Predicted 3D model of a 531-nucleotide part of an RNA (small-subunit ribosomal RNA, 5' domain) from a Bacteroidales bacterium. The prediction has a mean pLDDT of 85. The source organism's lineage runs through Bacteria, Pseudomonadati, Bacteroidota, Bacteroidia and Bacteroidales.
Context: one part of a larger RNA
């Protein structure tokens, strides 16, 4: 010199783009952040419409009111399927195949999606809702009685799967592989509905896609840590597992790792990147993106295509708040917000209009992801505070060698102009393609392609025009060397300064102060860290 998620002091006029708890993985009030499907099913609290029936009004069919009907749309709570393992956060833990990087599974799983074959027949018994009754202060819980499904269970068919059993090409040194085949045994299914439909069920193969598992090689500091290790190292046998494997167990052997650093100990998520360096080499891992771990702490599993699960369940704990004292109830490291800590570090905001996601045949619901806006010079970049012209140099300050000049200075008045910026008034696109719904066309009837219409949060924003009037807009640090920039006055080893070297004790370019100057400039300095 650069850099910086900075902070702190002065000063601050605009605009776009990026950024904003580096500490206490500290403790939380409120609110929101994962629901969808009625085209899977019992039904019908509540809304609407419809029919009936009563009553009132009355312009005899019409309005109001109350009742009754699941008849419709719809639909809260229930049952069921998908989703919740995505997304979002944070970095405690970790030094490990955790991470980059190459390699391998003949040792493996893959819900939704495609592609390709087959199939989808008969019936049975249960639960929740609702309806009775009973506990409890709540939270919530029994016990009876009925009842349905794309819930559950049983029989059948078996393209095919899976096993057992014969026989065995092929390959390979060899343990071994085991193609095709025969014969047995086991093993699938759901309907629904706008019914020339569309959505879906099951088995098989097969792709993608997204996981697992294994190995080389890379990966911080300490030797004032030198031994370590008992399922430990290996092997036969089994167990489990989607799968290898001491993963786990019998049983046998005695090994395994170490000064090329083994074990302990510290300390730390890895990495693309970032900085900064000519380059080697050094430092960092915030924002964005991939990987990992985590969700008060510890500890289990069930369920699932797929968790050992952040807004799940259970068992301890430790903490907060409830209690009718018997007993329940919670997890902000999810978006705001709040206390605390701290030198610090934003709104308890709009909107699903776009992008993405779940769910749905779809309309369409949900989505603090997203998009936006809000604050904050914290950071880059751009724009502005006016241009020209104006004196042998106004006034004022300072300064000297002082009736005089020197500087502040063409600044200033004055005179002409411009109007970004502001401020008024006018105008205003594009982010919008869709989906739907109307037409028209083509077809392989599932769709597909043209036109029209609906649909915009930010926002009457952003940007353009006219119109006002120089009008709304400059500071900070320094000036003894390094190091660009000097006089004068105050102080007198004091009150100070100071990054180093050093100023200050009566003429201080070093302290304060003023005039000038220098350099950056919406900033400018300290202060902290890295090169």
């Nucleotide at each position: 010199g650069g850099a910086u998620g900075a902070a702190c002091g002065c000063u601050a006029g605009c605009u776009a783009c990026a950024g904003g708890c580096u500490u206490a993985a500290c403790a939380c009030a409120u609110g929101c952040a994962a629901g969808u499907c009625g085209a899977g099913g019992g039904g019908c609290a509540g809304c609407a419409u419809g029919g009936c029936c009563g009553c009132a009004g009355c312009u005899u069919g019409c309005u109001g009111c109350g009742g009754c009907u699941g008849a419709u749309g719809g639909c809260g709570a229930c049952c069921g399927g998908c989703g919740c393992a995505c997304g979002g956060g944070u970095g405690a833990g970790u030094a490990a195949c955790g991470c980059g990087u190459a390699u391998c599974c003949a040792a493996c799983c893959u819900g939704c999606c495609c592609c390709g074959a087959a199939c989808c027949g008969c019936g049975g018994u249960a639960u929740a809702g609702c309806c009775c009754g009973c506990c409890g202060a709540a939270a919530g819980g029994c016990g009876g009685a009925u009842u349905a499904a794309u819930c559950c269970c049983g029989c059948a068919u078996g393209u095919g799967g899976u096993c057992g059993u014969g026989a065995g090409a092929u390959g390979g040194c060899a343990u071994c592989u085991g193609a095709c085949c025969a014969c047995g045994a086991c093993u699938a299914a759901a309907g629904g509905u706008a019914u020339u439909u569309c959505c879906g069920g099951u088995u098989c193969g097969g792709g993608a896609u997204g996981g697992g598992g294994a190995u080389g090689c890379g990966u911080c500091c300490g030797a004032u840590u030198a031994g370590g290790c008992a399922g430990c190292a290996g092997g036969c046998g089994g167990g489990g597992u989607g799968a290898c494997g001491g993963c786990c167990c019998a049983c046998c052997u005695g090994g395994c790792c170490u000064u090329c650093g083994a074990u302990c100990g510290g300390u730390a998520g890895g990495g693309g990147u970032u900085c900064a360096g000519a380059g080697a080499g050094g430092a960092a891992g915030g924002u964005c993106c991939c990987c990992c771990a985590c969700a008060c702490u510890c500890g289990a599993a069930a369920u699932u295509a797929g968790a050992c699960a952040c807004g799940g369940u259970c068992c301890a704990g430790a903490c907060u708040a409830c209690u009718a004292c018997g007993g329940g109830a919670g997890g902000c490291a999810g978006c705001a917000g709040u206390g605390a800590g701290g030198a610090a570090u934003a709104u308890u905001g709009g909107u699903c209009a776009a992008u993405g996601g779940g769910c749905g045949g779809a309309a369409g619901c949900c989505u603090g992801a997203a998009c936006c806006a809000g604050c904050c010079a914290a950071g880059u970049a751009g724009c502005g505070u006016g241009u020209g012209g104006g004196a042998c140099g106004a006034c004022g300050g300072c300064c000297c060698u002082a009736c005089g000049g020197g500087u502040u200075g063409u600044a200033a008045a004055c005179c002409a102009c411009u109007u970004u910026u502001g401020c008024g008034c006018g105008g205003g696109g594009a982010u919008a393609a869709c989906a739907g719904c109307g037409u028209g066309g083509c077809c392989g009837c599932g769709g597909c392609c043209g036109c029209g219409c609906c649909u915009g949060c930010a926002g009457g924003u952003a940007c353009c025009g006219c119109g006002u009037g120089a009008a709304u807009a400059a500071g900070g640090a320094c000036c003894g060397g390094c190091u660009a920039a000097u006089u004068c006055c105050g102080u007198g080893c004091c009150a100070g300064c100071a990054g180093c070297c050093g100023c200050g004790g009566u003429a201080a370019u070093a302290c304060g102060g003023a005039a000038g100057g220098u350099c950056c400039g919406a900033g400018c300095g300290u202060u902290a860290u890295c090169c």

The sequence was found in a public genome assembly. Its Rfam family is "Bacterial small subunit ribosomal RNA".